[in-house]
Context: one part of a larger RNA
RNA sequence: UGACGGGGGCCCGCACAAGCGGCGGAGCAUGCGGAUUAAUUCGAUGCAACGCGAAGAACCUUACCAAGGCUUGACAUACACCGGACGCAUCCAGAGAUGGGUGUUUCUUCGGACUGGUGUACAGGUGGUGCAUGGUUGUCGUCAGCUCGUGUCGUGAGAUGUUGGGUUAAGUCCCGCAACGAGCGCAACCCUCGUUCUAUGUUGCCAACACGUGAUGGUGGGGACCCAUAGGAGACUGCCGGGGUCAACUCGGGGGAAGGUGGGGAUGACGUCAAAUCAUCAUGCCCCUUAUGUCUUGGGCUUCACGCAUGCUACAAUGGCCGGUACAAAGGGCUGCGAAACCGCGAGGUGGAGCGAAUCCCAAAAAACCGGUCUCAGUUCGGAUUGGGGUCUGCAACUCGACCCCAUGAAGUCGGAGUCGCUAGUAAUCGCAGAUCAGCAACGCUGCGGUGAAUACGUUCCCGGGCCU
Numbered sequence: 001u002g003a004c005g006g007g008g009g010c011c012c013g014c015a016c017a018a019g020c021g022g023c024g025g026a027g028c029a030u031g032c033g034g035a036u037u038a039a040u041u042c043g044a045u046g047c048a049a050c051g052c053g054a055a056g057a058a059c060c061u062u063a064c065c066a067a068g069g070c071u072u073g074a075c076a077u078a079c080a081c082c083g084g085a086c087g088c089a090u091c092c093a094g095a096g097a098u099g100g101g102u103g104u105u106u107c108u109u110c111g112g113a114c115u116g117g118u119g120u121a122c123a124g125g126u127g128g129u130g131c132a133u134g135g136u137u138g139u140c141g142u143c144a145g146c147u148c149g150u151g152u153c154g155u156g157a158g159a160u161g162u163u164g165g166g167u168u169a170a171g172u173c174c175c176g177c178a179a180c181g182a183g184c185g186c187a188a189c190c191c192u193c194g195u196u197c198u199a200u201g202u203u204g205c206c207a208a209c210a211c212g213u214g215a216u217g218g219u220g221g222g223g224a225c226c227c228a229u230a231g232g233a234g235a236c237u238g239c240c241g242g243g244g245u246c247a248a249c250u251c252g253g254g255g256g257a258a259g260g261u262g263g264g265g266a267u268g269a270c271g272u273c274a275a276a277u278c279a280u281c282a283u284g285c286c287c288c289u290u291a292u293g294u295c296u297u298g299g300g301c302u303u304c305a306c307g308c309a310u311g312c313u314a315c316a317a318u319g320g321c322c323g324g325u326a327c328a329a330a331g332g333g334c335u336g337c338g339a340a341a342c343c344g345c346g347a348g349g350u351g352g353a354g355c356g357a358a359u360c361c362c363a364a365a366a367a368a369c370c371g372g373u374c375u376c377a378g379u380u381c382g383g384a385u386u387g388g389g390g391u392c393u394g395c396a397a398c399u400c401g402a403c404c405c406c407a408u409g410a411a412g413u414c415g416g417a418g419u420c421g422c423u424a425g426u427a428a429u430c431g432c433a434g435a436u437c438a439g440c441a442a443c444g445c446u447g448c449g450g451u452g453a454a455u456a457c458g459u460u461c462c463c464g465g466g467c468c469u
Base pairs, nucleotide, nucleotide: 007469008468009467010466011465012464013463015459016458019422020421021420022419023418026313027312028311029310030309031308032307033306034304035303042053043052064299065298066297067296068295069294070293073122077121078120079119080118081117082116083115084114087104088103089102090101091100092099093098106113107112124288125287127286128285129284133282134281135277136276137275138273140271145184146183147182148181149180150179151160152159153158164175165174166173190265191264192263193262195233196232197231198230199229200228201227205222206221209220210219211218236259239253240252241251242250243249302441315415319374320373321372322371323370324369331362332361333360336355337354341350342349343348381412386407387406388405389404390403391402392401428451429450430449431448432447433446434445
C1' cells in the first nucleotide's frame, strides 16, 4: 500500500423478509458422470461445466473404430523429362474407393493452354502444448470505481487530490479542504416502445357520396381515420408549495400521453481468475511423413445395474371431452410458400390459382366466450410402454427418422432434507413464428403477441458488493 477478520460505522442488490409459481417424488426428452465397448471422437468441471461448443450425428457431417486402398498425395506453387486432350457414353470385376476394356473427341500465335505419369523442392495433420502466444469470450459487474500531470507533505515505500458534511442509481452534484486540473468509466449522444403535428397515400385504410354482391374496400372515388415511411414537437425538477446551508437535492401538488434515469435494448473502466478456447481462425516450438496424411464401405458418437443437471407432460372439476363461435403480433417464402376444389378417419395425396410478396401463401392463433356431457374414481384424469397397419422425406429409415390410425393403457393422488426464479404488462398461463434443416429425434434456443396477479413491515439475520476506519 493492499487483502483478510465468526472487528466497528454507513449504504446497496429478488440478498433476506413479504408474496406467487416451481425444482427435489413419477414417466419421458436432452446433457453430464460412471460403467460398457473394436470405437462409444474431442473440448467445457463451484458460482462462471452439465437443452454448453452442436442454429439439426441415418450416409455426409465425423474428428472415433474395423476392413479394403493410395503415397508429390484429397488440396497449393515451382522446375525438369516423357506422354496424351480433358471430358462424355458404356461394359466387366469389386462393399465401394479403385482397377481393366470399348466407342467418341481439342484449341494453338507451335512458345504453350488443359491434363496423365516419373523425379525433386514440398503438401497435409481436428497430432501435443491455452502454463510459449495473438484474437475472441466468461466472471466479479452496468458494480462505481481505476488512474494521471503539476504542486505540497514524507529520509523512503508512499500520501494528498479520491478523505470530510450533505445528496444521488452513480467519484451524480453541492459545500468545505494543500491542493489545482485532467483522463478512462457514470450520465448524455444511438435504436426501440408510449403522445402529437407536418408531408406523402400503394399493395395499406374506408368517414361521407355513389355502384354492386350470397358475402367481402369488391368497384368508382376519397386522405378524414387506422397504418406505413420520413422529418419535427414534447419532459427540463421547467411551474407552485414544504424541507434544506439563500446549495446540491428531496417531499407533495398542478398541468400533461408520459414526471423526476418514462419502459426496454445496445453500450462492460483499470484489472482479477497462469479462468476458457492450439477443435472457428491465426501462430512459436515439438512430433508424424508408404502415416498421427488421404480415399472408401460398414459400424460408432443413439450402449445401460446406476448417480447428477436442465426441461416437458401430468397427478385433474379454476378440469377432461364434444359442438359452436371471436380477437393478435412478429416472421418466412422461387431448388420456395403453395390457395380453391376433390380423395383419405388421419398423417397425407391429386391439383395447380396466386405470389420474388403492406397485394398471394404458410395461417387454424390458443387460452377466452356460449351450450352439452362427465361427478371425485387411478376415473371420460394421465399418457408411458407394447402389438398391428400406414404416410412423408431421402440412393438408403435394420442398427438409428418424424408423423398418422386402430388396439394396449404403466408410473403418478402435489412430492423428505433441501433448493430456484420473479417487483408490473413482471410472475403465472396461452398459443404463433424463425434460424439450423432433404427429413428430424425441438419438449431446446431466439423472438412475437393474448390473458394477466400477489407482495415488499423492514434491513436483525444468510449471500454478494461499495465507501470510511
Small-subunit ribosomal RNA, 3' major domain from an uncultured bacterium, 469 nucleotides, folded computationally. The prediction has a mean pLDDT of 85. Rfam family: Bacterial small subunit ribosomal RNA. RNAcentral holds the full RNA, with entries from ENA, Greengenes and SILVA.